[in-house]
RNA sequence: GGCAGAAUGGUCAAACCUGGGUACGACACCUCCUUGGUAUGGAGGAGAUACGGGUUCAAAUCCCGUUUCUGCCU
Numbered sequence: 001g002g003c004a005g006a007a008u009g010g011u012c013a014a015a016c017c018u019g020g021g022u023a024c025g026a027c028a029c030c031u032c033c034u035u036g037g038u039a040u041g042g043a044g045g046a047g048a049u050a051c052g053g054g055u056u057c058a059a060a061u062c063c064c065g066u067u068u069c070u071g072c073c074u
Base pairs, nucleotide, nucleotide: 001073002072003071004070005069006068007067010027011026012025021057029045030044031043032042033041050066051065052064053063054062
């Protein structure tokens, strides 16, 4: 230098192409219930699509570029 893959709450992780339409779940966190108290259990809540553009009524998803990581080729 060329090609391919990956990036989603604090952590892990689904949805991503075929086929664009409320972003799934677990742990952790906060509140309440349960308990004499703690733990367990139950109910509820907050929190994320790497970044910048484009297409579209609508983008995690399609297109372009950039960044970081990994692999292959040279």

Source information
The prediction has a mean pLDDT of 83. The RNA shown here (transfer RNA) has 74 nucleotides and comes from Haloarcula vallismortis ATCC 29715. It matches the Rfam family "tRNA". Rfam links the family to the GO term triplet codon-amino acid adaptor activity. Taxonomically the source falls in Haloarcula vallismortis (Archaea, Methanobacteriati, Methanobacteriota, Haloarcula).